[in-house]
RNA sequence: CCGUGCUAGGCGGGGAGGUAGCGGUGCCCUGUACCUGCAAUCCGCUCUAGCGGGGCCGAAUUCCCUCUCGAGGGGUGCGGCUCCGAGGGUCAGCUCGUCGCUCGACGGUGCUGAUGGCCAGGUCCCGCGCGAUGACGACCCGUGAAUCAGGUCAGGUCCGGAAGGAAGCAGCCUUAAGCGGCCUCCGUCAUGCGCUGCGGGAGUGCCUGUCCGGAGCCGAAGACGACGUCAGCGCCUCGGAACCCGCUUCGACGGAGGGUGCACGG
Numbered sequence: 001c002c003g004u005g006c007u008a009g010g011c012g013g014g015g016a017g018g019u020a021g022c023g024g025u026g027c028c029c030u031g032u033a034c035c036u037g038c039a040a041u042c043c044g045c046u047c048u049a050g051c052g053g054g055g056c057c058g059a060a061u062u063c064c065c066u067c068u069c070g071a072g073g074g075g076u077g078c079g080g081c082u083c084c085g086a087g088g089g090u091c092a093g094c095u096c097g098u099c100g101c102u103c104g105a106c107g108g109u110g111c112u113g114a115u116g117g118c119c120a121g122g123u124c125c126c127g128c129g130c131g132a133u134g135a136c137g138a139c140c141c142g143u144g145a146a147u148c149a150g151g152u153c154a155g156g157u158c159c160g161g162a163a164g165g166a167a168g169c170a171g172c173c174u175u176a177a178g179c180g181g182c183c184u185c186c187g188u189c190a191u192g193c194g195c196u197g198c199g200g201g202a203g204u205g206c207c208u209g210u211c212c213g214g215a216g217c218c219g220a221a222g223a224c225g226a227c228g229u230c231a232g233c234g235c236c237u238c239g240g241a242a243c244c245c246g247c248u249u250c251g252a253c254g255g256a257g258g259g260u261g262c263a264c265g266g
Stems, first nucleotide, its partner, number of pairs: 001266006009057003012030004020046005034054005063259006072250006079244002082241007093233002096228005102223002106219004116212002119209005124201005129195003132191006140181004149174004157166003
């Protein structure tokens, strides 16, 4: 130096929690490194700190030690920053509302004449008038009387010796009351209708026109000032949460270095 067979040892580790302490089951972080019985109202041990059963590897890339890196977890702070919940309170800070002979970007309109002024008229109210509409009436037409309207009255009846006369049903005609129609003409009444009509009143609110006059007028996001409401924010108090930073503690994976058996044979 090589080969063979063994032993020590290894076959994950860590954090918090729990525990007198140690480990495990469970939770979390890494990471892939045997199986299995027991186990949070726990299971099993005692500084040699799981108790058992079975299997694989085996003195080195795998074991042990030191240093380093540092995922992640725990503790801590009148630390930084942000958010959530509850309560409070406000006019001075916002938001919000109102007001303003304040300012007003911008837009519209205006010498084909703005704001304004005078005059006139309409719109408003009342009266009358005219019309329209509706209703009624009249006129006209039609119909229309057994008996209680009229005229004419066949037949028949009555008076009379006769001549002749009287009353009068049916029928026909004309009408009264009534019923129906009626474009229109006429009259009466009425009106949530209308005016091209007349008169009176009210009034500058709106509109139109004539004249005078000669440059503004209207709208407007916003700004400013004042007042004020609300409690939405800012503000105060209490509680809670995430992230970051400092200090501290434990610390996986990884990296570097060092160390470490026995026997046999060649």
A computed fold for a 266-nucleotide RNA from uncultured Conexibacter sp., annotated as Bacterial large signal recognition particle RNA. NCBI's taxonomy places the organism under Bacteria, Bacillati, Actinomycetota, Conexibacteraceae, Conexibacter. The RNAcentral record of the sequence draws on MGnify. Its Rfam family is "Bacterial large signal recognition particle RNA". It is annotated as a non-coding RNA gene.